The RNA shown here (transfer RNA) has 71 nucleotides and comes from a bacterium. Its Rfam family is "tRNA". Rfam classes the family as a transfer RNA.
RNA sequence: GGGCCUGUAGUAAAGUGGUAUUACGCGGCAUUCGCAUUGCUGAAGCGGGAGUUCGAUUCUCCCCAGGUCCA
Repeated sequence: GGGCCUGUAGUAAAGUGGUAUUACGCGGCAUUCGCAUUGCUGAAGCGGGAGUUCGAUUCUCCCCAGGUCCA
C1' cells in the first nucleotide's frame, strides 16, 4: 500500500428499509431485624460524514478504530 471481516446502552449479543430487543450490570420501590435472593419500575445505545429513498442500524461511497490475510 491492497483484499476481507467487525463496529448497536457500562458489558455481551440479536435486529436484512417502517416503534431498536434481550441478558447481566446500574438507580428507585417492595419483601427482610439486616444482607442476599425475588418481584415491580426507571435511566442509558446504532463509530463519523455524505448519498439513495416518503422513510436508513439496515443499501451505496468516503473517513476513523480494531482484527485478519497478501505484498